Predicted 3D model of a 346-nucleotide RNA (Bacterial RNase P class A) from an Acidimicrobiia bacterium. It matches the Rfam family "Bacterial RNase P class A". Its Rfam clan is "RNaseP clan". It is annotated as a ribozyme. The RNAcentral record of the sequence draws on ENA. Model confidence (mean pLDDT): 77 of 100.

[in-house]
RNA sequence: CGAGCCGGUGAGACGAUCGCGGCCACUCUCGUGGUCGAGGAAAGUCCGGACUCCACAGGGCAUGACGCUGGGUAACACCCAGGCGGGGCAACCCGACGGACAGUGCAUCAGAGAGCAGACCGCCGAUGGCCUUCGGGCACAGGUAAGGGUGAAACGGUGGGGUAAGAGCCCACCAGCGCACCGAGUGAUCGGUGCGGCUCGGUAAACCCCGUCAGGAGCAAGACCAAGCAGGAACCGGACGGCCCGUCCAAUGGUUCCGGGUAGGUCGCUCGAGGUCGUCCGGCAACGGCGAUCCCAGAUAGAUGAUCGUCCACGACAGGAUCCGGCUUAUACGCCGACUCGCACA
Repeated sequence: CGAGCCGGUGAGACGAUCGCGGCCACUCUCGUGGUCGAGGAAAGUCCGGACUCCACAGGGCAUGACGCUGGGUAACACCCAGGCGGGGCAACCCGACGGACAGUGCAUCAGAGAGCAGACCGCCGAUGGCCUUCGGGCACAGGUAAGGGUGAAACGGUGGGGUAAGAGCCCACCAGCGCACCGAGUGAUCGGUGCGGCUCGGUAAACCCCGUCAGGAGCAAGACCAAGCAGGAACCGGACGGCCCGUCCAAUGGUUCCGGGUAGGUCGCUCGAGGUCGUCCGGCAACGGCGAUCCCAGAUAGAUGAUCGUCCACGACAGGAUCCGGCUUAUACGCCGACUCGCACA
């Protein structure tokens, strides 16, 4: 210098004028002044919690999510560290990474054959059969998975023995699997030794099995307020009469109390697993602890804008709506740091 890889970070700046929302102070009112006022993703609503209401003796079914180990955390499907597998020359990246001798299913095409398989070509034809000039021949029964060919995949690889030809049929080494033991590690796992049958296909983000976790709904949760409506309860009429019973009449009333939901208002509502700083302490790290310091939107049709000026590298994606922790996705133009590979020069 070029190419790459990983992590972090900024998100136009300043000024003027006008305008908007919350809070505080002043003010009879109009209003005036002060102060604060979106994001790294506020987004998707995909996970995990806090909080609220409902349900609940205990337990189970169903359904869903997750699935190597250790740690972090309020919790997680997140994060850190590690193991194993795969990719890359490397920095580094990716992995739902339990089970395929519990059962069921699936595999286009090609191919003779696709699951405990298969004789298409090939090889053999020892044995049996036929023929024979008795040397042998035929390739009929049959044997054979070494070689060819098909395929993503054809039931270990190389060499030797063996055989009619062959075959883990036998042997040596290698690979893989299982068992036992030794060593390292908290563990996943790794290294080694011996033995065994010689070898068992793939697929579980297919059903399924095993293990772990999950009661349901969500701030339009939920609580409260005054008045009133639907409705409900209790008490109360007039005449005859001193009173009660009774009869008749009128009204469908009056008074008091209760009163669901919707609409309205208030709360929930923002001080919180909170932010910033530290040369501190523990830890490889995630993170935890300690100290100092700060208060930083709370609207309810929903407030952050507009205009002008100066400057620059010329401005992207996009805006709260109960609140946090993550993941994912979008993003103009930059900045900082660690590392790898190649080339050149000293």